[in-house]
Molecule: Bacterial RNase P class A
Organism: Pseudodesulfovibrio senegalensis
RNA sequence: GGAGUCGGACAGGCUGUCGCCGCGGCCUUUGGCCGGGGAGGAAAGUCCGGGCUCCACAGGGCAGGACGCUGGGUAACUCCCAGGGGGAGUGAUCCCCGGAAAGUGUCACAGAGAGCAGACCGCCACCCGGACUCGUCCGGGCGGUAAGGGUGAAAGGGUGGGGUAAGAGCCCACCGGCGGGUGCGGCAACGCAUCCGGCCAGACAAACCCCGUCCGGAGCAAGACCAAAUAGGAAAGCGCUUGAGGCCGGCCCGGCCGAUGCUUUCGGGUAGGUUGCUUGAGGCGGCGGGAGACCGUCGUCCUAGAGGAAUGACAGCCACCCCGCAAGGGGGACAGGACCCGGCUUACCGUCCGGCUCCGUCA
Numbered sequence: 001g002g003a004g005u006c007g008g009a010c011a012g013g014c015u016g017u018c019g020c021c022g023c024g025g026c027c028u029u030u031g032g033c034c035g036g037g038g039a040g041g042a043a044a045g046u047c048c049g050g051g052c053u054c055c056a057c058a059g060g061g062c063a064g065g066a067c068g069c070u071g072g073g074u075a076a077c078u079c080c081c082a083g084g085g086g087g088a089g090u091g092a093u094c095c096c097c098g099g100a101a102a103g104u105g106u107c108a109c110a111g112a113g114a115g116c117a118g119a120c121c122g123c124c125a126c127c128c129g130g131a132c133u134c135g136u137c138c139g140g141g142c143g144g145u146a147a148g149g150g151u152g153a154a155a156g157g158g159u160g161g162g163g164u165a166a167g168a169g170c171c172c173a174c175c176g177g178c179g180g181g182u183g184c185g186g187c188a189a190c191g192c193a194u195c196c197g198g199c200c201a202g203a204c205a206a207a208c209c210c211c212g213u214c215c216g217g218a219g220c221a222a223g224a225c226c227a228a229a230u231a232g233g234a235a236a237g238c239g240c241u242u243g244a245g246g247c248c249g250g251c252c253c254g255g256c257c258g259a260u261g262c263u264u265u266c267g268g269g270u271a272g273g274u275u276g277c278u279u280g281a282g283g284c285g286g287c288g289g290g291a292g293a294c295c296g297u298c299g300u301c302c303u304a305g306a307g308g309a310a311u312g313a314c315a316g317c318c319a320c321c322c323c324g325c326a327a328g329g330g331g332g333a334c335a336g337g338a339c340c341c342g343g344c345u346u347a348c349c350g351u352c353c354g355g356c357u358c359c360g361u362c363a
Base pairs, nucleotide, nucleotide: 001359002358003357004356005355006354007353008352009351010350012318013317014316015315016314017313018312020038021037023035024034025033026032027031040334044345045344047343048342049341050340051339052219053218054217055216064215065214066213067212068211069083070082071081072080073079084097085096086095087094088093098210099209103208104207105204106203107202120149121148122145123144124143126141127140128139129138130137131136157175158174159173160172161171162170176200177199178197179196180195181194182193183192184191185190223275224274225273226272233266234265235264236263237262238261245257246256247255248254282301283300284299285298286297287296288295289294320331321330322329323328
């Protein structure tokens, strides 16, 4: 200098003008003025986990679902940290994780055969027929054979030797794998060493399934409080032709209606309003513990809470990036709360910082 990998931070700033939504104060109150506040690293997807709330609940089981190496962290997790094993990469680093030797199932196309395998070509023995230069060759039949060829993503260990008619873990040596025993190291997953067994065992469990662990349901439209009008409900009082009450504009007379009636109170629920609502497993800094995730302690800070709807636009200057010798021109993404929090995943113009790796060059 180039290429790469991992982690972290930021996501423009200031001023002015015009607006938008809450809050507080004041006023001459359908409004105005002043002050102060008003999205994110993902607020998103709603995929996991918890808090909170209501309902249900003696205990146990079935069904169903999620998860799955080991140890730790945490309120909890499918998250995080550290370790183990396998795979990719020269490497930093990244990806994956119970069981396929319990059973069932599937394995396209090609291929004779796709899973206690398989005879298409080839190889070999025997029998029959033919040819012959009598070494053999050709054709057919019946068997053996997984060495060689061919098909395929995959054909039931590899190399060498023995063996055989030809072959084959059929036998042997070494190597690889698997299973088991013992010893050592590690909390463990597991690793190392050694011995034994020819045991040689395909893939898929995000197919059924088996084993283990965990899981009651619904969600802030949860829930709580206040509470009209109308229509039901309950109680009390009055009244039922000797008339409660209502209508005829206020009063009297009069007239009409009137018993399934009138009045009052209580109770449940609806509209509506209030609350839940944002101070929290909270942020920042110091110190201490730990390898780390994280934990403890001290100090300090307060930062949206709506109606589902607001949080914006424009101009100027500065900073950054791109083009241009210059004058100047252009650019700034993804996206927006709705009970709260911890994660994961996805989207994103770019800028900055740090750790590490590889290559090249120079000293």